Lysine riboswitch aptamer from a Bacillota bacterium, 186 nucleotides, folded computationally.
[in-house]
RNA sequence: GGGUGAGGUAGAGGCGCGGUCGGUCAAGAGUAACCAUCCGGAGCAGGGCAGCGACGAAGGGUGGUGAAAGGGUCCACCGCCGAAGCCGGGCCACCGCUCCAGGGGUCUGAGCUGGGCCGGUAGUUAAGAGCUGCCGGACUGUCACUGCAGGUUUCUCCAGACCCGCAGUGAUGAGCUAUCUCGCCG
Numbered sequence: 001g002g003g004u005g006a007g008g009u010a011g012a013g014g015c016g017c018g019g020u021c022g023g024u025c026a027a028g029a030g031u032a033a034c035c036a037u038c039c040g041g042a043g044c045a046g047g048g049c050a051g052c053g054a055c056g057a058a059g060g061g062u063g064g065u066g067a068a069a070g071g072g073u074c075c076a077c078c079g080c081c082g083a084a085g086c087c088g089g090g091c092c093a094c095c096g097c098u099c100c101a102g103g104g105g106u107c108u109g110a111g112c113u114g115g116g117c118c119g120g121u122a123g124u125u126a127a128g129a130g131c132u133g134c135c136g137g138a139c140u141g142u143c144a145c146u147g148c149a150g151g152u153u154u155c156u157c158c159a160g161a162c163c164c165g166c167a168g169u170g171a172u173g174a175g176c177u178a179u180c181u182c183g184c185c186g
Stems, first nucleotide, its partner, number of pairs: 002185010014081001016080005022075002025072001033065007043052002046099004084113003087109006114140002117137008141172008150163004
């Protein structure tokens, strides 16, 4: 000086990812709900119990009062680069109780996805927003191989080695780059 295995640390991709009992704005919405009155005439949420209902249920007209949550924009701050998301499994709590369902939190899996964007489609949702799944499209990051051009390595040439740009092909994060420690090989 080289190769390889394990572990640690620090980084890169860029409209990069996620979060907050934070602030602002729009939308939600003149909606839900409540009040008055009229119509209506026995039911009211997925089922059951409870509860409400002829002192008038569901549904509807008119008038009045009139929200909120989740999600979104921007700002600030925080954690980061399997950032994160989805899917499977376990647990916890919420809604009057319970069943079903839905959403939330948390743990877990050598399950899938390198990344953002655009289009289509399905779900969620008030929603053409956003998020998520699937399909397609071009773009991009990293590595390997091949080709071309250039630079450095003793004066020149050749060969070799290293650095680096472009193009093509293939692959994809348990990856890649740098560096440290330990072990092994030569």
Overview
Its Rfam family is "Lysine riboswitch aptamer". Gene Ontology term of the family: lysine biosynthetic process. Rfam describes the family as follows. Riboswitches are metabolite binding domains within certain messenger RNAs that serve as precision sensors for their corresponding targets. Allosteric rearrangement of mRNA structure is mediated by ligand binding, and this results in modulation of gene expression. This family includes riboswitches that sense lysine in a number of genes involved in lysine metabolism, including lysC. A reference for the family is Mandal et al. (2003), "Riboswitches Control Fundamental Biochemical Pathways in Bacillus subtilis and Other Bacteria", Cell. NCBI's taxonomy places the organism under Bacteria, Bacillati, Bacillota.